This is a predicted structure of a 71-nucleotide RNA (transfer RNA) from Spiribacter salinus M19-40.
RNA sequence: GCGGCUGUAGCUCAAUGGUAGAGCGUUGCCCUCCCAAGGCAAUGAUGCCGGUUCGAUCCCGGUCAGCCGCU
Numbered sequence: 001g002c003g004g005c006u007g008u009a010g011c012u013c014a015a016u017g018g019u020a021g022a023g024c025g026u027u028g029c030c031c032u033c034c035c036a037a038g039g040c041a042a043u044g045a046u047g048c049c050g051g052u053u054c055g056a057u058c059c060c061g062g063u064c065a066g067c068c069g070c071u
Base pairs, nucleotide, nucleotide: 001070002069003068004067005066006065007064010024011023012022013021018054025043026042027041028040029039030038047063048062049061050060051059
């Protein structure tokens, strides 16, 4: 330099164009003599810039970062 893959919550992952969810975590409360376990509630995200569309996590272009391969 060229090609490919990935990028969503603190972490691991869903969501095939129509109100972004789950598990674990964190915080508070309940329970308990205390801890763990359990119950209830809260918390918090689409890498960035544009385009297409009535509507984009999803399609297209660019860009950034990580990984893999080729030279």